RNA sequence: GGAGUCGGCCGAGUGGCCGCCGGGGCAACCCGGAGGAAAGUCCGGGCUCCAUUGGGCAGGGUGCCAGGUAACGCCUGGGAGGCGUGAGCCUACGGACAGUGCAACAGAAAGAUACCGCCGCGGUGCAUAGCCGCGGUAAGGGUGAAAUGGUGCGGUAAGAGCGCACCGCACAACUGGCGACAGUUGCGGCACGGCAAACCCCACCCGGAGCAAGACCGAAUAGGGGAACGCUCGAGUGUGCCCACACGAGUUCCCGGGUAGGUCGCUCGAGGCACGCGGUGACGCGUGCCCAAGAGGAAUGGCCGCUCUCGACAGAACCCGGCUUAUAGGCCGACUCCUUAC
Numbered sequence: 001g002g003a004g005u006c007g008g009c010c011g012a013g014u015g016g017c018c019g020c021c022g023g024g025g026c027a028a029c030c031c032g033g034a035g036g037a038a039a040g041u042c043c044g045g046g047c048u049c050c051a052u053u054g055g056g057c058a059g060g061g062u063g064c065c066a067g068g069u070a071a072c073g074c075c076u077g078g079g080a081g082g083c084g085u086g087a088g089c090c091u092a093c094g095g096a097c098a099g100u101g102c103a104a105c106a107g108a109a110a111g112a113u114a115c116c117g118c119c120g121c122g123g124u125g126c127a128u129a130g131c132c133g134c135g136g137u138a139a140g141g142g143u144g145a146a147a148u149g150g151u152g153c154g155g156u157a158a159g160a161g162c163g164c165a166c167c168g169c170a171c172a173a174c175u176g177g178c179g180a181c182a183g184u185u186g187c188g189g190c191a192c193g194g195c196a197a198a199c200c201c202c203a204c205c206c207g208g209a210g211c212a213a214g215a216c217c218g219a220a221u222a223g224g225g226g227a228a229c230g231c232u233c234g235a236g237u238g239u240g241c242c243c244a245c246a247c248g249a250g251u252u253c254c255c256g257g258g259u260a261g262g263u264c265g266c267u268c269g270a271g272g273c274a275c276g277c278g279g280u281g282a283c284g285c286g287u288g289c290c291c292a293a294g295a296g297g298a299a300u301g302g303c304c305g306c307u308c309u310c311g312a313c314a315g316a317a318c319c320c321g322g323c324u325u326a327u328a329g330g331c332c333g334a335c336u337c338c339u340u341a342c
Stems, first nucleotide, its partner, number of pairs: 001338010012307007020033005035313001039324002042322005047210004054243004059206005064078005079093001080091004094201002099199002101195002115141002117137008149167006168190001169188001171186006214264004224255006236247003271290008308311001
């Protein structure tokens, strides 16, 4: 100097005039007023209501180990496999000997096969060429995503784990580790493989509905008409279904009429910031300080001036913790590789 990897921050600023919403105040006026993702509605909860007494079934979710957390499918740290020269990155990562199923075409064959080939014997033949038959073979070639362990040496008629060495794989013991796993040693010629992001099996987890939840106040109408079931010999209810259990005199459907207004829920929180301690880390504990939007058909808008990185993605609607997606331009830190000079 160049090329990368990981992490973090900002995301127009400023002045004036008028205007909007919330709070304080008698008033004048004062204080405050959209995000890093507010988006997606994908997970987990808080909160509200129904249930909460036991069992069974269905359905759904997660899937290496250990931690963090209110919890999670999230985060942190490890392990294994894979990619990269590397910093780093990715993983839907339990089980294929419980069962079922799938793999087109090509190819001889896809749960063990012989197309080409190699070798031996016989026949024919002048022949050691070629052809035919029998036997052996799966090392070489071809097809394919995948051909039934790999490399090398020996051996053989030619070959083959046929034998051997190393690697791989299975099993056993020991060592280290909480563990996933790793290592060492021994032993065995050992393979009917792959796919579960196929059905399935295994382990663990899950009651349901949702702020249009729910609570209160007020008003109005026609507490109208009809039907079915039931009234303790039990209709129906108990927010997936069944049984048990509990409650139970009304329950359900159709037609018609009225109302749809107001208040609360609504922002003090698993809250924020700083410092210290513990921990590899996520995070935890302690001390101190702070209160930072609550609209209600939906509030921050309009005009003017200046500055420069000339402004991206984009607007809360009960609230938090995550994940995912979008993002003009600018800044900071650490690390890796290449080249050059000293």